[in-house]
Glycine riboswitch aptamer from a Parvularculaceae bacterium, 105 nucleotides, folded computationally. Taxonomically the source falls in Parvularculaceae (Bacteria, Pseudomonadati, Pseudomonadota, Parvularculales). Its mean pLDDT, the model's own confidence on a scale to 100, is 83.

RNA sequence: CUCUCCUUGGCGGGAGACGCUGGGUUCGAGACUUCGGUCAAGAACUCGGGGCCGAAGGCGCAACCACCCCGGAAACGCUCAGGCAUCAGGGACCGCCAAUGGGGG
Numbered sequence: 001c002u003c004u005c006c007u008u009g010g011c012g013g014g015a016g017a018c019g020c021u022g023g024g025u026u027c028g029a030g031a032c033u034u035c036g037g038u039c040a041a042g043a044a045c046u047c048g049g050g051g052c053c054g055a056a057g058g059c060g061c062a063a064c065c066a067c068c069c070c071g072g073a074a075a076c077g078c079u080c081a082g083g084c085a086u087c088a089g090g091g092a093c094c095g096c097c098a099a100u101g102g103g104g105g
Base pairs, nucleotide, nucleotide: 001105002104003103004102005101007099008098009097010096011095012094013093018050020049021048022047023046024045025044026043027042030039031038032037051084052083053082057080058078059077060076064072065071
């Protein structure tokens, strides 16, 4: 100098699933009114019900690897957690750039 691997950081890409439903509080376009009030689409927050997704994390089995063992191991499975209009956020994984360290030339 160069190739590559782990880790970390930056940038970009990145799926799936209810605009479901009940209650409470506040706001409320408007409508009616005997002017005392009454009704009210919708919005925000919150407490539930049922359904659903899986690509943070977590758990389980396994091809396979290993052999000291209650071993390691998925994009498979489970859904505890998380998530389910748009926006936002999160997002396994992929690409590019960079830094330290390891290995090769």
Its Rfam family is "Glycine riboswitch aptamer". The family is grouped with related families in Rfam's "Glycine riboswitch clan". It was read from a public genome assembly, where an Rfam model found it.